[in-house]
RNA sequence: AGGGUUUGAUUAUGGCUCAGAAUCAACGCUGGCGGCGUGCCUAACACAUGCAAGUCGAGCGAGAAAGGGAACUUCGGUUCCUGAGUAGAGCGGCGGACGGGUGAGUAACACGUGGGUAAUCUGCCCUCGGGUGGGGAAUAACUCAGGGAAACCUGGGCUAAUUCCGUAAUACUUCCGGCACAUAGGUGUUGGAAAUCAAAGCUGGGGACCCUUCGGGGCCUGGCGCCUGAGGAGGAGCCCGCGGCCAAUUAGCUUGUUGGUGGGGUAAUGGCCCACCAAGGCUUCGAUUGGUAGCCGGCCUGAGAGGGCGGACGGCCACACUGGGACUGAGACACGGCCCAGACUCCUACGGGAGGCAGCAGUGGGGAAUUUUUGUCAAUGGGGGAAACCCUGAACAAGCAACGCCGCGUGGAGGACGAAGACCUUCGGGUUGUAAACUCCUGUCGGAGGGGACGAAAGUGCCUGUGGUUAAUACCCACUAGUAUUGACGGUACCCUACGAGGAAGCCCCGGCUAACUCCGUGCCAGCAGCCGCGGUAAUACGGGGGGGGCAAGCGUUGUUCGGAUUUACUGGGCGUAAAGGGCUCGUAGGCGGCCUUCCAAGUCGGACGUGAAAUCCCUCGGCUUAACCGGGGAACUGCAUCCGAGACUGGUUGGCUUGAAGCCGGGAGAGGGAUGCGGAAUUCCAGGUGUAGCGGUGAAAUGCGUAGAUAUCUGGAGGAACACCGGUGGCGAAGGCGGCAUCCUGGACCGGUCUUGACGCUGAGGAGCGAAAGCUAGGGGAGCAAACGGGAUUAGAUACCCCGGUAGUCCUAGCCCUAAACGAUGAAUGCUUGGUGUGGCGGGUAUCGAUCCCUGCCGUGCCGGAGCUAACGCAUUAAGCAUUCCGCCUGGGGAGUACGGUCGCAAGGCUGAAACUCAAAGGAAUUGACGGGGGCCCGCACAAGCGGUGGAGCAUGUGGUUUAAUUCGACGCAACGCGAAGAACCUUACCCGGGCUUGAACUGCAAGUGAUCAUCGGCUCGGUGAAAGCCGGCUUCCGCAAGGACACUCGUAGAGGUGCUGCAUGGCUGUCGUCAGCUCGUGUCGUGAGAUGUUGGGUUAAGUCCCGCAACGAGCGCAACCCUCGCCCUCUGUUGCCACCAGAUAAUGCUGAGCACUCUGAGGGGACUGCCGGUGAUAAACCGGAGGAAGGUGGGGAUGACGUCAAGUCCUCAUGGCCUUUAUGCCCAGGGCUACACACGUGCUACAAUGGCCGGUACAAAGGGUCGCAAAACCGUGAGGUGGAGCUAAUCCCAGAAAACCAGCCUUAGUUCGGAUUGGAGUCUGCAACUCGACUCCAUGAAGCUGGAAUCGCUAGUAAUCGCGGAUCAGCAGGCCGCGGUGAAUACGUUCCCGGGCCUUGUACACACCGCCCGUCACAUCACGAAAGUUGGCUGUACUAGAAGUCGCUGAGCUAACCCGUAAGGGGGGCAGGCGCCGACGGUAUGGUUGAUGAUUGGGGUGAAGUCGUAACAAGGUAGCUA
Repeated sequence: AGGGUUUGAUUAUGGCUCAGAAUCAACGCUGGCGGCGUGCCUAACACAUGCAAGUCGAGCGAGAAAGGGAACUUCGGUUCCUGAGUAGAGCGGCGGACGGGUGAGUAACACGUGGGUAAUCUGCCCUCGGGUGGGGAAUAACUCAGGGAAACCUGGGCUAAUUCCGUAAUACUUCCGGCACAUAGGUGUUGGAAAUCAAAGCUGGGGACCCUUCGGGGCCUGGCGCCUGAGGAGGAGCCCGCGGCCAAUUAGCUUGUUGGUGGGGUAAUGGCCCACCAAGGCUUCGAUUGGUAGCCGGCCUGAGAGGGCGGACGGCCACACUGGGACUGAGACACGGCCCAGACUCCUACGGGAGGCAGCAGUGGGGAAUUUUUGUCAAUGGGGGAAACCCUGAACAAGCAACGCCGCGUGGAGGACGAAGACCUUCGGGUUGUAAACUCCUGUCGGAGGGGACGAAAGUGCCUGUGGUUAAUACCCACUAGUAUUGACGGUACCCUACGAGGAAGCCCCGGCUAACUCCGUGCCAGCAGCCGCGGUAAUACGGGGGGGGCAAGCGUUGUUCGGAUUUACUGGGCGUAAAGGGCUCGUAGGCGGCCUUCCAAGUCGGACGUGAAAUCCCUCGGCUUAACCGGGGAACUGCAUCCGAGACUGGUUGGCUUGAAGCCGGGAGAGGGAUGCGGAAUUCCAGGUGUAGCGGUGAAAUGCGUAGAUAUCUGGAGGAACACCGGUGGCGAAGGCGGCAUCCUGGACCGGUCUUGACGCUGAGGAGCGAAAGCUAGGGGAGCAAACGGGAUUAGAUACCCCGGUAGUCCUAGCCCUAAACGAUGAAUGCUUGGUGUGGCGGGUAUCGAUCCCUGCCGUGCCGGAGCUAACGCAUUAAGCAUUCCGCCUGGGGAGUACGGUCGCAAGGCUGAAACUCAAAGGAAUUGACGGGGGCCCGCACAAGCGGUGGAGCAUGUGGUUUAAUUCGACGCAACGCGAAGAACCUUACCCGGGCUUGAACUGCAAGUGAUCAUCGGCUCGGUGAAAGCCGGCUUCCGCAAGGACACUCGUAGAGGUGCUGCAUGGCUGUCGUCAGCUCGUGUCGUGAGAUGUUGGGUUAAGUCCCGCAACGAGCGCAACCCUCGCCCUCUGUUGCCACCAGAUAAUGCUGAGCACUCUGAGGGGACUGCCGGUGAUAAACCGGAGGAAGGUGGGGAUGACGUCAAGUCCUCAUGGCCUUUAUGCCCAGGGCUACACACGUGCUACAAUGGCCGGUACAAAGGGUCGCAAAACCGUGAGGUGGAGCUAAUCCCAGAAAACCAGCCUUAGUUCGGAUUGGAGUCUGCAACUCGACUCCAUGAAGCUGGAAUCGCUAGUAAUCGCGGAUCAGCAGGCCGCGGUGAAUACGUUCCCGGGCCUUGUACACACCGCCCGUCACAUCACGAAAGUUGGCUGUACUAGAAGUCGCUGAGCUAACCCGUAAGGGGGGCAGGCGCCGACGGUAUGGUUGAUGAUUGGGGUGAAGUCGUAACAAGGUAGCUA
């Protein structure tokens, strides 16, 4: 610090996701030790048991028992002493308000921070001053009596105090005055009035004196107390400024409310409370309401700014079963106190009682989840005490838990060209791997034995000395030397010794991100997955093995937080098209604001001071062996407050200025707005005239109109709406919008003048107004047009597009609605920043007779383009550039502009506006392709023009289908279907049935054995058996002297074999686009990039062929040419070919001699190149015409097939990976099948006839083949053929008769003398064998068929058509295939259309690329949500009712010790019970609000490999699309 993921690729936008750190964690697997920390986040749920707050006898009274001892004894016991002034209880004091827990409540002065208190309190503690005189009374304990199950209670009686009550005098306080300082009720001083205190207590010591109940006391002195005043320290209360959550789908809230006066209350201010008076107070700078939450120091994260959190530790707050309340007290409205109410639990004798773990342990429950019912007060701290000491679940320790952090170990060194095993393998080897073994060492941790702490010093006792106090050498106090005493942890840390590598490694991952690869298994299954995505037979992604990577006593997973995320953007984002500018204007609050100047000092800046607790973080030093951890010091705590200073900038203020803004004067422009009136053209309708059969409409029609007279045409009239031409990226307006002419009313802008004001400005949340069309209300109006609707067409359908009609509406008036793709998809304002060229308005200048023309200023409106900007497209002085101000808006797609709520509306609906759920994208711009029922240009038997076919018939052949034991397999649009197959009777043959073989039918290696005596084996031939294969028998080896070898077999072994699967694992070969003209590269250039350029353009060509131009210049594969063949000529050659001349022979023939001229054979060469001429063209390339020529513009034909496409075809030609099979999926054999047959299709043959058929006769080829062959003559047969065998290894002989044609005849339009299928009979040939299942011949038979629907194929010249011939395969079999020649046409105007293709361009939502993509309903499954008669909870408002405890007030006839009066009785004062009243918790009734759950049914939405219906969108998407 970034990465993955939208695409074919690119770029930017944008979301999702990952790597990091952290955690009070949990879960899975695993687990050696130690240190330091941490440990109910859930049920503030309920709690058994124990403990967690007591202490003081030096405040007070009273005061046991057991036990022990003694005496007495009736032996039962009694008394005394001791136990002991002890235990336990009580009165009294102090403490239980601290410490400890929890986070429910609380959005608040609760907290933080800084202040105020002249508005306050403060026990114990410290300092200082003064005092502590003299009296009285009660009550618990105790005792007696009584009640109760208990808890406990009642009554009578006795008694003490540091308990309580009077009283004297100061002091203090309050009130009324004065003065000083000071200013909220302050302090000091002074005068007066009122009210109000004491424990003469406890205790140590003491010489003299006094009293004495003989205990002691007075007295002196010390200590501890007590009272009072002042001050301090620490603590607390109250008040204030500022700061820190969410929601506006919460906008208004408030009646003690806001203030005042007077009271009450409090320690104290205050509506805190009350009475009266006034009507205020809070709020868009967010009141009120709702939700959530203890706050902070800090902790986590982050570069920081921020974001999240508030567990442990520390500060504050709140709470203590729930709610209410007060009492006591210095302090509480009190966790281990009280009262009441409620819920719950327990006890009960049913009458009543008891309780509160959110203290420490612990239990149940909840939960994914959180510990021991431990030890000690040794230390630290707290309470009480004079102290000893007691208490202390605070604390310190230990225990449990890898929960976290930190440290250590599980060994170290050596050890092979490298063991074994395992895994992989190309079979060579490689990896595990110096790893192990083995050798030599070490000794941490754990285990054993031994030693053994620090933490302890205070305090106290005793003792020494000094000092203080004092009358005192007592006592006491302070200090002091010495001594004694105290450790839970713990026999722990630590140290030593011996032993011995011995006891101690796992977890996750290995497709990319992301570090780490192979084998096997599995086969869209099982499974994985954080995202992208893996798995459908070769999975580095699943599971296992091996290997590797990472971390390590842990490792992964899950949850959560921050980060990455500049993805809420303060630092630090955006809004033309990606999400995003409000439809427009006016304007309120607010924000911002020109130039000069005065003062102020709020902001701002500087300095000082206070504070910012400690801990934490950081630096440094130090202590534990190190570290974690801990300690000391420093820095920091970015903040707040106060004071002093500065005066630029902002702000406030003073005075001015004119450039912003406004005004005034003078001009002209304009569909700016409103109202009224007028006009002509056109449509329609009405009336009339002329006139006759149609009109109208469409792609074509029909509905419709018309003989009752339409359409057409003429005249007249009515009525409504809209205003042709001008008219223009012209004008005006804020936008919506505005278009005939005239008049009236009226808004704004512009230009010129530089006269006036003097910043008066800009923007604008809310608010107000305007706001196309459609729509709504009421009333008019209604010509044309026209939703709905009717009809006609179209169509599979057609609720559409087209046509004929037609109502709302469109128009007017008044009022609503308030939305648009309300768009420049671009908010308003201001300033600045190169240009060119139009146009509208106004002005200036120059020239001129004259400005409309030329130059120029301002305002508006367009186009082009520079810098700059932009993701690109593009924008570009009218910015999307550079800046400032203000407003609005955005934060992934869908759900959804939906639901609910609110508000507006008559309604329709508008505005505001979510969530659940779901997806890994959605979207922008540009690129390359592909595609288009887009465009342009151009080709092709593509169409057209022609000729002949196919599709109909019969047959042949192939295919599908069906059938079958099998009908082997493959090929499937073109580009499968007379295709593989150039030839299935057996064989072929792969299929089926049956029989047989198992190292095998063929092949290779190794080992053993055998090969004439026999046996075995091979070979040969014969025989038996069998359907054959096979089995059985007979005969029988070679080389070599031998050893041995060759060959062969048997057995064993390793292989074999497979037309078994996968052509979607492959090679090779092939088809196809297409013989189409294309496909690319290097360098350069352009672009952020994908890419582009070149290759586009102008011409031209069959051609990316050539020329020209050009940021391109070159090059490669293709095209063309080079090759073969045909056509002309020449040379050579001259037999088997030829025969012109010469000669000979024959019935005739190159038959023979001779010859090589010609033909020909087959080798070489020439020839054609737009070379020449003319024209056109850019003078080019080229084209057109011509000459010559056998041939002319590639002369005809062939071979030749670019980059690539189709996962095209082929594993059955061959080769080959993997898989499968191994007495069978291999091999051999016999028979059958591939030849089936209701059908369907393709390709052919033969025909349907007279351009023909039949009969007879007569001509003319080419190219081939032939010795396992072709076969002549001759003879036989009607014929197929047979006999025969000359000749020929072929220019020699043979196949071999070419046929159509031609000549002559018959047939005469007929299912025929056409046609030949089918069938019967008889044969021939091949072959081991023609039954299934060959070809051919003869005789007989004589089917369909009379030119073929829709549709469709071939062909442009020696072509089509037609005629025959040959060959391959092959024993035989050809209508197929491959070749050959004979005869030999027609037509092409042309490129609109169909098909295919090429180039350019355009659109695209396609890229598996239109056989694409994709929308909605319906059906099914599932999920979440809304509505819903209602039902049921929570919270809460209002009204009324009822009212516990308790404070306060009133009362208090009952009761009543202290004080007062009184001898007393009694009374007074005060108090208590009781009663009443205000308030008041839990409740009750009624009625609202709000929020949740649930609800028959219902609504849409999301999701879901292969459901239904259509085809809406993307191309002109076939009716351009979209918006309201």